[in-house]
A computed fold for a 1505-nucleotide RNA from an uncultured bacterium, annotated as small-subunit ribosomal RNA.
Rfam family: Bacterial small subunit ribosomal RNA.
RNA sequence: GACGAACGCUGGCGGCGUGCUUAACACAUGCAAGUCGAACGAAGCAGCUUAACGGAACUCUUCGGAGGGAAGAUAAGUUGACUGAGUGGCGGACGGGUGAGUAACGCGUGAGCAACCUGCCCAUAAGAGGGGGAUAACAGUUGGAAACGACUGCUAAUACCGCAUAAGACCACAUUACCGCAUGGUAGAGGGGUCAAAGAAAUUCGCUUAUGGAGGGGCUCGCGUCCCAUUAGGUAGUUGGUAGGGUAAAGGCCUACCAAGCCGACGAUGGGUAGCCGACCUGAGAGGGUGAUCGGCCACACUGGAACUGAGACACGGUCCAGACUCCUACGGGAGGCAGCAGUGGGGAAUAUUGGGCAAUGGGCGCAAGCCUGACCCAGCAACGCCGCGUGAGGGAAGAAGGCCUUCGGGUUGUAAACCUCUGUCCUAUGGGAAGAAGAAAGUGACGGUACCAUAGGAGGAAGCUCCGGCUAACUACGUGCCAGCAGCCGCGGUAAUACGUAGGGAGCAAGCGUUGUCCGGAAUUACUGGGCGUAAAGGGUGCGUAGGCGGUUGUUUAAGUCAGAUGUGAAAUACCCGGGCUUAACCCGGGGGCUGCAUCUGAUACUGGAUAACUAGAGUGCAGGAGAGGAAAGUGGAAUUCCUAGUGUAGCGGUGGAAUGCGUAGAUAUUAGGAGGAACACCAGUGGCGAAGGCGACUUUCUGGACUGUAACUGACGCUGAGGCACGAAAGUAUGGGUAGCAAACAGGAUUAGAUACCCUGGUAGUCCAUACUGUAAACGAUGAAUACUAGGUGUGGGGGACAAUAGUCUUCCGUGCCGCAGCCAACGCAAUAAGUAUUCCGCCUGGGGAGUACGGUCGCAAGACUGAAACUCAAAGGAAUUGACGGGGGCCCGCACAAGCAGCGGAGCAUGUGGUUUAAUUCGAAGCAACGCGAAGAACCUUACCAAGGCUUGACAUCCCGGUGACCGGCAUAGAGAUAUGCCUUCUCUUCGGAGCACCGGUGACAGGUGGUGCAUGGUUGUCGUCAGCUCGUGUCGUGAGAUGUUGGGUUAAGUCCCGCAACGAGCGCAACCCUUGUUACUAGUUGCCAGCAUUUCGGAUGGGAACUCUAGUGAGACUGCCGGGGAUAACUCGGAGGAAGGUGGGGAUGACGUCAAAUCAUCAUGCCCUUUAUGUCUUGGGCUACACACGUGCUACAAUGGUCGGUACAAAGAGCGGCGAGCUCGUAAGAGUAAGCGAAUCUCAUAAAGCCGGUCUCAGUUCAGAUUGUGGGCUGCAACCCGCCCACAUGAAGUCGGAGUUGCUAGUAAUCGCGGAUCAGCAUGCCGCGGUGAAUGCGUUCCCGGGCCUUGUACACACCGCCCGUCACACCAUGGAAGUUGGGGGCGCCCGAAGCCGAUGGCCUAACCGCAAGGAGGGAGUCGUCGAAGGUGAAACCAAUGACUGGGGUGAAGUCGUAACAAGGUAGCCGUAUCGGAAGGUGCGGCUGGAUCACCUCCUUA
Repeated sequence: GACGAACGCUGGCGGCGUGCUUAACACAUGCAAGUCGAACGAAGCAGCUUAACGGAACUCUUCGGAGGGAAGAUAAGUUGACUGAGUGGCGGACGGGUGAGUAACGCGUGAGCAACCUGCCCAUAAGAGGGGGAUAACAGUUGGAAACGACUGCUAAUACCGCAUAAGACCACAUUACCGCAUGGUAGAGGGGUCAAAGAAAUUCGCUUAUGGAGGGGCUCGCGUCCCAUUAGGUAGUUGGUAGGGUAAAGGCCUACCAAGCCGACGAUGGGUAGCCGACCUGAGAGGGUGAUCGGCCACACUGGAACUGAGACACGGUCCAGACUCCUACGGGAGGCAGCAGUGGGGAAUAUUGGGCAAUGGGCGCAAGCCUGACCCAGCAACGCCGCGUGAGGGAAGAAGGCCUUCGGGUUGUAAACCUCUGUCCUAUGGGAAGAAGAAAGUGACGGUACCAUAGGAGGAAGCUCCGGCUAACUACGUGCCAGCAGCCGCGGUAAUACGUAGGGAGCAAGCGUUGUCCGGAAUUACUGGGCGUAAAGGGUGCGUAGGCGGUUGUUUAAGUCAGAUGUGAAAUACCCGGGCUUAACCCGGGGGCUGCAUCUGAUACUGGAUAACUAGAGUGCAGGAGAGGAAAGUGGAAUUCCUAGUGUAGCGGUGGAAUGCGUAGAUAUUAGGAGGAACACCAGUGGCGAAGGCGACUUUCUGGACUGUAACUGACGCUGAGGCACGAAAGUAUGGGUAGCAAACAGGAUUAGAUACCCUGGUAGUCCAUACUGUAAACGAUGAAUACUAGGUGUGGGGGACAAUAGUCUUCCGUGCCGCAGCCAACGCAAUAAGUAUUCCGCCUGGGGAGUACGGUCGCAAGACUGAAACUCAAAGGAAUUGACGGGGGCCCGCACAAGCAGCGGAGCAUGUGGUUUAAUUCGAAGCAACGCGAAGAACCUUACCAAGGCUUGACAUCCCGGUGACCGGCAUAGAGAUAUGCCUUCUCUUCGGAGCACCGGUGACAGGUGGUGCAUGGUUGUCGUCAGCUCGUGUCGUGAGAUGUUGGGUUAAGUCCCGCAACGAGCGCAACCCUUGUUACUAGUUGCCAGCAUUUCGGAUGGGAACUCUAGUGAGACUGCCGGGGAUAACUCGGAGGAAGGUGGGGAUGACGUCAAAUCAUCAUGCCCUUUAUGUCUUGGGCUACACACGUGCUACAAUGGUCGGUACAAAGAGCGGCGAGCUCGUAAGAGUAAGCGAAUCUCAUAAAGCCGGUCUCAGUUCAGAUUGUGGGCUGCAACCCGCCCACAUGAAGUCGGAGUUGCUAGUAAUCGCGGAUCAGCAUGCCGCGGUGAAUGCGUUCCCGGGCCUUGUACACACCGCCCGUCACACCAUGGAAGUUGGGGGCGCCCGAAGCCGAUGGCCUAACCGCAAGGAGGGAGUCGUCGAAGGUGAAACCAAUGACUGGGGUGAAGUCGUAACAAGGUAGCCGUAUCGGAAGGUGCGGCUGGAUCACCUCCUUA
C1' cells in the first nucleotide's frame, strides 16, 4: 500500500459497487422450460346451419278442434385465431450454479486436419409423383394402497414404411491433366451400383437432395504451466508393424498375430498440493503473491457405473443399475436429489429478502397475437468497499464560570462558550414532476410520485476513534509500587512512572477509528537485472576422466542463433492517454495508443553455431642434456637402546619440586669382552629438493613415473573445466598370519591433592613393524578449486641455457621456491606477478544462532562408523576484524619503610577503652576489609538521652494569625503528690486625644505546631580513600570508513608529563614545582611587662637609676640560584665530587589533594524532596538503662626488672591556660585537701616543682624492696544527689606476669625509642585526643622475592571489567521430538471371487403389422438365454501415510539447587582436529596433524646509513 474480510468502540445523508472464502453438509415450502390448434385425431365450451323431436305464447273456432311454431333437447355439419390431456415438431446440450476432481493438450499461445461433423440461419441449383400398414388418445375388461400398469377393440397426422424419379452426392472399377506436405489432393470424361420428400387453406410458412458460406464443435502438434530425488528407475496394449473392427473423424481407440521396443538426470515413475487464463494487489523495474465480483475455457450436478434419444449429451430441474441417506406405505412395494432464485437447519470469526416486474436487454416456441423466462431489470438488508456532502458561517476579551496545572505571581482549556448578526447543503412540510419508449401513429414504466425543480420553516436533528518513551506527530498531575498491568521491536513497572490506570491538555484520522489475519514492498535478506566463499556461513582431501558447458588463426559456404522490414494473431472488459455524460467525484460512454508474445514471408551476414579447405603461436611427439628424500622390490651397513653369557668390582642404583613404588649382597648400578634380536637412520640438513594430494631422508643394485632446459624435425586445435564415475588417500581402527628391541592407550602401583578415575614417577598390554585385505576420515590448511592472459619494482635461494669476459665476475633468459613493497583490492587485518588486483571459462559450496552434522529413510562397511541429511521447538542475537580500558600464577623499565638491613613493639599477663555476641523492660542510634572497632563522643551519676517502665497534657514544651477574659508577667509562701502538676494566699503594668492602643498572662476555635520517625539507593553540604600517586585533558592540524590514534610514544634525566634532544605535530589547561605559614643564619627598625655588657645604688631579687649593646619579642629585608670549579654526559637536560656558606641541590616541617573511582560515609551536626504520625512516632515528669557478662576481636596503659627499684640532694625547657577563673603566701592535715587571702583579664600575677639527667646511699636476681590488679577500712573533693555509676588520699591486702605460638605493626634523623609538661571538653570525671619541649640511636648490601603504584608492550571468549567469564553430569518443573511390543484409521496399487444395468457378439427353440411371395415361407425385427467387458461388494499378501502406545533416548527452556573447574591470560598440564580407549562429570591419556600458542633464545631472510 492492498483486502469478498472479521472483531472492539462509535455512527447523519446520498450515489456507485460488493456480500457463505467454512460443510461439493443435509434440505421443509414456493418458483426457476416451455411452446406450437397455421402438423394430428378425439373431447369440452361457445356460436351458426340443417334434420328429426318437442310442442309454449298468441290467433281462429262449429268448442270437437285447427293454425302457429318459441323455449328445450338429440344428431350431423361448420365456425372460434377458445381450453387442455394425447400423438407429432422444435426447445429441455442454451441461459443459471459450483470448483469436488484434474499437474492433464486441462488451460494459455501459435499452428495443422490431404483425418472430421454441424439443427436453426444465408446464398445458389433442383425436386416434391403415387401408395401402404399401424399406434396413442378414446372405449371396454382387469391388477395394484399407491406409483403405475396388463389385455381386447377403434382412429389421425408434417408420426412410420415400400415403390417411382434422380444428379456434378456416395461406392467400386479402369483413365487423363494439374498440384502438393509422405499417405495423397483437385478437376474432367466413361459405363455400373446405391439413396429423397409432407403437408396445409391461395401467398407467406414448412419438406427433400446437392454445393458453398457464416457461426459452433471434434481431433492432432510446437512452446509455456507448483513442490519433493530422504520418489531413480518406470512400462505387457506397454512401443512399433500387419490385418480386421469401431468412430463424424486419424490413432493400441479395440481385437488377433509378429517384433522388442518405448519413457527417464533436459527429472520418467511415485507422493503432495491445485481448476487454468484475461486479469487483481504490490513493486522504479525485473519480479513476488492471488485467481472474489466481470469476461473466456474446462470439469462437476447425492456417490459410482452405463448407455439411449438427438445436429449436438453419455445430459443440474431425462432414463437404467448399484450404494448411502431421507420420506410414503395397506409391508406386497414405491418416491426423492437447491453446487438454479429466495429460504431452513448445521458448520463457522463471518456473508442478505421465502420481495416487485417482464417496462427495458436477451433467450425458447410460434406466421403472428402471444405464452414462458428467480436470465435480467429493480427494490429490501449490511459503513463491507470506493466517492461526494453535512454536523454551521462571520463577529465576539470581563480573556467569564467550571476543570487542570502552578514557582501561588499566574498559565491553559480559549474566540472556545455565552451573546449579536447571518446562511439553509442534508432535514421537515406543501406544490410541480421526468428521461429511461425503440420504427409513421397509437398503446406499453416494476423502479416511482423516485431523481429533479419551486415555496416555506428553523442552528434547530447529526462526532467519534486511536495515540502522546524512541522508532513516530503529540506532556503534565494524581493513583499504583516488579503489584496491577503495558508491549510491533528496543523495553517500562521494585514510592517522585511523559511507557501501567484515571484526569486535564495535546497529536492524527474522521462517519469512521483502531485491532487481528493475509500478500507485496522496504529485503541487494536467493542477488536475471543485483550477492558471496583467506579470518564473518561458504573451495570438494587429491587426481584421472564420461556426459555437459566453454574454446586459437585464415578463407569459402550455409543462415540455426542474431538483426531489420512486412503480414497474421495477440477477444471484449481492465490499465494508460485524449474527449464526453450523470451538479462534482466514484461510476459510465466514445476514440487512440499499447498488449514487451507467437507464427509465417522477405532480406542482412559482423559475431556465435553447422559444413568444408588450410595454418602453427595452444596442445602433443621426436632429438640432445643435466637435477632430485618421486615410486616398487631385493640386498648390505654402522652408531645407540634392551636382553643373554663371562670377567672386574661393592652397596647402593634409579627417580623427583621433594619423595616413594621399583631394582640390588641369590652381587645390581658402573666397567670390559663376546653374542642375540628388533626398530629407526645422528652429522650432511637449508622458509633446500621431489611428488596430484596424503607424503618421501643410511648405502648399493634392478625396474619405473613425472617435471625442467635447449633444439624446432613431426602431428595440426588433437584444448580447458568436469555433475555422476574410477583411482589414490596421514594417524587411529578392523580381519588373518608373522614379528616384538624401544616407546606406549588400557591397566597396576607410588606420589600430589579436600578429592586426583589427571598432570609427576616405577612398571606395563593392545598397538607401533612386516605381508595380505578392509576402513576413507583429519586444523587432509596457504583455513585461499582448476586453467589462460594482462598489470611498477627490489632482494635472497634451487635447477638449466645464453652473451661479454675468459680464475673473479657482470648482464640476460626459462622453470621452481621465499621475503619486502607501488598501483589496485579489502569491513579491517592484510594480499600484492606463487594476488585476496584486472578479465574470461568450467566445477564445488553458502544464506541468522541453537536444535544438529542429530533423527528418520537410503547407499557403503566385518565392525567402529562414513556419505547423503531434515523438522518440531527455542533465542534476538551468534559471529569477524579492529579500538579503548581492565585483567594475566605474560614480558620489560621504574618508584614507595614494599621487601631486605636494623630499632621498638603488638599477638601471651592484669587493667582501661571500643566492637561483636549474648542478656535485658531497655541495654537508643550510626560506623563494617584496607578506608568500622580510645570511631560520631573535645569527656552517659540527674541533665545530656534519642532507649525502657510508670504517671500526666492535647492548638500542645516552641512560632504566627483570630476571638473572649484578666491586669499583669516575674517573685515569695503554704498544702497534696515520686514529680510533672493542682489548689490557695501575698505582691504587682505602660501610653492616651479617655474613644482606645501597646504589652503580658489565662481560656477557646481552627489553620497549624512538633517528630533524633523512614528513605544517604531521591538530594545539598561536608568527609574518607586510591594518593601528594604523576597523572588527567583540550584547541587546531595530520592519520584512520570508523571507534580512535598522534600530541602524552621514543633516547636520556628527574621527587615529578621535571627538564633536554628527537619526532606530524604545534600550542594550551587542570595537576607537579613555585608563590603562603613555620623553623634554621643575619641586617635594620622598635625597647615594655622582656634583657643587663659597661656605670651607679642595693634589702643582693634587673630590685632601683640608667642603658639599647646582647638574649628575646615582632615587623621589614637579605640569603641558595646547580650561581662557581672539576669529572661524566651528546657541547643538552642532568648527574657525581669539591669550594665557599648558618643552610646545597625540594634545607626540615606544614597548609595545599587534578580528571575521576567506591550508588563509599552521614536524613542523628545542619539543610531538604517525598512518605508516615497528629489525645501520638509529639510533649512534660520520676525512676531505670546506655556502665549488664560463659565469651571473641581491635586499640592502648602498666609491667615482667639491676641500662632497674627505692631514699636523700641537685640542674636545665618549650608551648599553653586563667574572672562562676588561675589562685601566690601563711596556718592546719601523713596526704587528698581545708581555712584565710595578696596578685593577675596577664612577655608583669598564678597554674608551675619539669621529668628522664647528675651526685650519694641501699636492694643483689628472688615472683623479689620487681609488678601493681583485686579487696577491706578510714578519709577528701565536686555536685540537689556519687547505691546502681565519679575522681583522689592514707593504711592494709599483694593476683596474673620471669619478654610472649602462628602471624603481624611503626620507623631512614633531631627520626625511632625514652622522659616529663600543657590544653580542649569539663561542676566533677583520661591510660584517650590535640600540642610542647628534654635526652637521643641503630641500619639501609641491594631490588631476586611479598604488597601497592606508574609507563611501554603482549594475549584475552573480560567491559558490573578476574570478587570477570564459563563447561558438563546430577536433582526438580514444563515443552516439542526420536525409538518402541503393538493398536486404530486412511488413500492407492496388485492377485483372486462374485458380477447389476448396459453396449457389443452368439443363439436351438419362441414371438413378429408394413417389404418380397399365390401360398408355404423368406428378409428384417423383438423377447428370452448364453458369452466378453463391466460399477459396487467380498477376500489375500505386501508397501505407504497419519494418529496413538507401557517404557525408553537425547534436546530445549527455567528464579534458583548439587558436584567439580574443562575453556578464555602461558587459564595455572598451551589449545584445537581426526581416531582409539578409559573415567561421576566437565574430561584424561595414546598416535598422527594444525597454529587459530604465550614467553625466551638461536638460525635464515627482509627493511634501514